[in-house]
Context: one part of a larger RNA
């Protein structure tokens, strides 16, 4: 000097109290372990894996299995020979298909031929290819601490050196923020500012709205928040309480940004790449069909939905915003969805009356029920070469388990929780109940820091390094 301590003090964070609403039990949906299999293709494992890599496994995809097939090769480059303009249609046989085998039509660039160029195929050769190992060879990207205040450097100085100091101490603050004070003075990477969005006015313009006119509103640009004013406290200082005015007040809230460094953390399968390994006659390359990845005595994340009366049905009526590119009226069908095909490359037309929870009125009386909706049988629709393995919704019938969950255990301090819908990416369709986004409604507690866990700052102790 550091690491740890069921040592000490001081201080901070949804840490814990206060409070809300969940998990943990029931069903399903996914995801992981185990088990099963020809194959259930790899990876991720406390915190920091487990609805993750996947923002979309029916075929493709796919890396897994089993059968058929190709060997300069599906995919680049360049040599030698030969054919043949290329390039395009197309026909027959074998076959699951890939693919192999035999044909058929149509054409000529420069140029007079001839060489000869690109371009194809055939045969050879340097090669291709590899999601095959090594993340303990690496870049390159990342998760974590933690958006925590802290990590360093230079010159001085002190010490025999390692090293210290600076950055200790007082106030202070989200903050090594600042401000005093000081053998340190300074820097420099973090903090904060600067960027974006959003709440307020003001101007300008007005495609769309609408009979104009106007500007809810959209775009552009501007002002405006600085402890800038008052009063206290406080070292007359940084600060720090309270007012005021003011749409907004002490960082107005959100985002984006993540120091030196840990944890040989995670990725060789998103790419790059060192090494090894395979590259032929049954290949770890390449292609195709077919399955698998969805498999079930079971176990442990994650969520949906529910167990009902603050509810469930019925019927009427009301209010959004992000956005994407779609498809309207009309008719037909209980529906799912069919015809249709008008507008629309978009403030203009569709999605989509743009919603739902909300309000009104009926109705059900505490019941495994009119709650709840699995599961399961019939009928259909749509996507698509194809819904048997394994799509999704429709209607009709079936109505399971569950009356609020043992130990235990997450999550939030405000337009948050919670409750309630809408959109969108990936996509043909969707196993989305997932993800990332809007907007509607809209709360309850915070006395406080003894405790629990993480954390930072000084300091003891130590047989660790």
């Nucleotide at each position: 000097a550091g690491a740890c301590g069921g040592g000490g003090u001081u201080u901070c964070a949804c840490a814990c109290a206060a409070g809300c609403g969940g998990u943990g039990g029931a069903c399903c949906a996914u995801g992981u372990g185990g088990c099963u299999u020809a194959a259930u293709u790899c990876g991720a494992c406390a915190a920091u894996a487990a609805g993750c890599g996947a923002g979309g496994a029916a075929c493709c995809u796919u890396a897994c299995c089993a059968g058929g097939g190709c060997u300069u090769g599906a995919c680049a480059g360049g040599c030698u020979a030969g054919u043949g303009a290329a390039a395009g249609g197309u026909u027959g046989c074998c076959g699951a298909a890939a693919g192999g085998c035999a044909g058929c039509c149509c054409u000529a660039c420069c140029c007079a031929c001839a060489a000869g160029g690109a371009c194809a195929c055939u045969a050879g050769c340097c090669c291709a290819g590899g999601u095959g190992c090594u993340g303990c060879a690496c870049g390159g990207u990342u998760g974590u601490c933690g958006u925590c205040a802290g990590c360093a450097u230079g010159u001085g100085c002190c010490u025999u050196g390692a090293g210290g100091u600076g950055c200790a101490c007082c106030c202070u603050u989200a903050a090594a923020u600042g401000g005093g004070g000081u053998a340190a003075c300074a820097u420099g990477c973090g903090c904060a500012a600067c960027c974006c969005u959003u709440a307020u006015c003001c101007u300008a313009u007005g495609u769309u709205u609408u009979a104009u006119a106007u500007g809810u509103c959209a775009u552009a640009g501007g002002a405006a928040a600085c402890u800038g004013c008052c009063c206290g406290a406080g070292a007359u200082a940084a600060u720090u309480g309270g007012g005021a005015g003011g749409a907004a007040g002490g960082u107005g809230a959100g985002g984006a940004u993540g120091a030196c460094g840990c944890c040989a953390a995670a990725u060789c399968a998103g790419c790059g790449u060192g090494g090894c390994c395979c590259u032929u006659u049954g290949a770890c390359g390449c292609u195709c069909u077919g399955g698998g990845c969805u498999g079930c005595a079971c176990a442990c994340g994650u969520g949906g939905u529910a167990c009902a009366a603050u509810g469930g049905g019925a019927c009427c009526g009301a209010c959004a915003a992000u956005g994407g590119g779609c498809g309207a009226a009309g008719c037909c069908g209980c529906a799912a969805g069919g015809c249709a095909g008008a507008g629309g490359u978009a403030a203009u037309c569709c999605c989509a009356c743009c919603a739902a929870a909300c309000g009104g009125u009926c109705u059900c009386u505490u019941a495994g029920u009119u709650c709840g909706g699995a599961u399961u049988g019939g009928g259909g629709u749509c996507u698509g070469c194809a819904a048997c393995c394994c799509g999704a919704c429709c209607c009709c019938a079936u109505g399971a388990a569950g009356c609020c969950g043992g130990a235990a255990u997450c999550g939030c301090u405000a337009g948050u929780a919670a409750u309630c819908g809408c959109c969108a990416a990936u996509c043909a369709g969707c196993c989305a109940c997932g993800u990332g986004g809007c907007g509607a409604u809209g709360a309850a507690u915070a006395u406080g820091u003894u405790c629990c866990u993480g954390a930072a700052a000084c300091u003891u102790g130590u047989a660790c390094u």

Small-subunit ribosomal RNA, 3' major domain from an uncultured bacterium, 465 nucleotides, folded computationally. Model confidence (mean pLDDT): 81 of 100. It matches the Rfam family "Bacterial small subunit ribosomal RNA".